[in-house]
RNA sequence: GAAGAAGAACAGGUGAUCGCCGGCCGCAAGGCGGGAGGAAAGUCCGGGCUCCGCAGGGCAGGAUGGUCCCUAACAGGGACCGGGGGUGACCCCAGGGAAAGUGCCACAGAGAGAAGACCGCCUGCCCUUUAACAAGGCAGGUAAGGGUGAAAGGGUGAGGUAAGAGCUCACCGGGUUCGGCGGUGACGUCGGAUGCCAGGUAAACCCCAUCCGGAGCAAGGCAAAAUAGGGGAGCGUUUGAGGGCGGCCCGCCUGAAGCUCCCGGGUAUGCUGCUUGAGGCCGUCGGCAACGGCGGUCCUAGAGGAAUGAUCACCACCUCGCCAUCGGGUAACCGCGGCGGGGAACAGGACCCGGCUUACGAUCUUCUUCAACC
RNA sequence: GCGCCAGUAGCUCAGAUGGAUAGAGCAACGGACUUCUAAUCCGUAGGUCGAGGGUUCGAUUCCUUCCUGGCGCG
Numbered sequence: 001g002a003a004g005a006a007g008a009a010c011a012g013g014u015g016a017u018c019g020c021c022g023g024c025c026g027c028a029a030g031g032c033g034g035g036a037g038g039a040a041a042g043u044c045c046g047g048g049c050u051c052c053g054c055a056g057g058g059c060a061g062g063a064u065g066g067u068c069c070c071u072a073a074c075a076g077g078g079a080c081c082g083g084g085g086g087u088g089a090c091c092c093c094a095g096g097g098a099a100a101g102u103g104c105c106a107c108a109g110a111g112a113g114a115a116g117a118c119c120g121c122c123u124g125c126c127c128u129u130u131a132a133c134a135a136g137g138c139a140g141g142u143a144a145g146g147g148u149g150a151a152a153g154g155g156u157g158a159g160g161u162a163a164g165a166g167c168u169c170a171c172c173g174g175g176u177u178c179g180g181c182g183g184u185g186a187c188g189u190c191g192g193a194u195g196c197c198a199g200g201u202a203a204a205c206c207c208c209a210u211c212c213g214g215a216g217c218a219a220g221g222c223a224a225a226a227u228a229g230g231g232g233a234g235c236g237u238u239u240g241a242g243g244g245c246g247g248c249c250c251g252c253c254u255g256a257a258g259c260u261c262c263c264g265g266g267u268a269u270g271c272u273g274c275u276u277g278a279g280g281c282c283g284u285c286g287g288c289a290a291c292g293g294c295g296g297u298c299c300u301a302g303a304g305g306a307a308u309g310a311u312c313a314c315c316a317c318c319u320c321g322c323c324a325u326c327g328g329g330u331a332a333c334c335g336c337g338g339c340g341g342g343g344a345a346c347a348g349g350a351c352c353c354g355g356c357u358u359a360c361g362a363u364c365u366u367c368u369u370c371a372a373c374c
Numbered sequence: 375g376c377g378c379c380a381g382u383a384g385c386u387c388a389g390a391u392g393g394a395u396a397g398a399g400c401a402a403c404g405g406a407c408u409u410c411u412a413a414u415c416c417g418u419a420g421g422u423c424g425a426g427g428g429u430u431c432g433a434u435u436c437c438u439u440c441c442u443g444g445c446g447c448g
Base pairs, nucleotide, nucleotide: 001370002369003368004367005366006365007364008363010361012315013314014313015312016311017310018309020035021034023032024031025030037346041357042356044355045354046353047352048351049216050215051214052213056250057249058248059247061212062211063210064209065208066080067079068078069077070076081095082093083092084091085090096207097206101205102204103201104200105199118146119145120142121141122140123139124138125137126136154172155171156170157169158168159167173197174196175194176193177192178191179190180189181188182187220272221271222270223269230263231262232261233260234259235258242254243253244252279298280297281296282295283294284293285292286291317343318342319341320340321339322338323337326335327334328333375447376446377445378444379443380442381441384400385399386398387397393431402418403417404416405415406414424440425439426438427437428436
């Protein structure tokens, strides 16, 4: 220098003028003070809070899926294990079960699953021939070799055989099982036994384990206002409608009478919930870390379809052009000046919080590989 | 706020259970017919199956993250 990998912090600052939205003070004029984000976004997860009856049982449904830990909780995070990718820094994994069962595996191919004789190999018989071999036909054996395919029921070698085959043996790989050691564990490692060698797919159905009650600040509460109680349809009055109850059933509670739906009409205002919170920052202790304990310190929008902006100046940052050729170093190289122009992204709270994902500007740190030079 | 659906040729839509070349109608273009046009007949071209990633031998289809458009309820 080129190409990368991982991470961190920031999201310009100050002043003036003109505005916007709340708060406090003031009779008023006006004054004082405050006013978005790392993602406020998407609403993809999880919780707090509030109400429903504190939510029982079963089915259905949904979610998750290596281990241990963190957390209020999670589909989040940390560390580790296993697998895969990369020369490497490092990255990725929906990472339980295919030996519970079912389904699917197009085309090609003989056969796509406890499979399969198309070619080949081998044996026997027939035919031809004096006879034998070869060729042809028929019956059988065979998974070594060929061929098809993404995938064909371990691999190499030897024995064995008519030819072959884990048929047998040696080694290698995998599985099952037993034991030792290490680890909390996933798992690793060592040794023994067993020829057990069983394709893939569960982001196909399914099985296993764990978790999940529902609704959402238009939740909910208080006050005020409105209900002219019109028209139509349906169900029901002890053989119990309807409601709580949400996809269904059971069960429970309520309900001795009304209830539901449609059309039409009325009201639709104020206050609260509301922002101090699993909160931020600093220090210290524990922990590899995520995180937790303790101590100190700070208070930072709370609205209605919704304010937080614009201009100018200076400084800071990035970049381009022109000018100047200075300092350090053996060198590669590093650092410094003046003038002028340009640039500065994504985006916008609506009950709150923890994550994830996506969008986006510029900077810095550490590391890797390659090349060149000293 | 909550719930749901769709995106395939210029337009309107098919396609499925994952299986090879993605179809149909209209439109477009060329030719025939006609004096010419329309209609009709024959033929042709046109596709990042909204975008990225993943699962799989194989993805328009399955999963996931976004983008765009639409619907319902309060």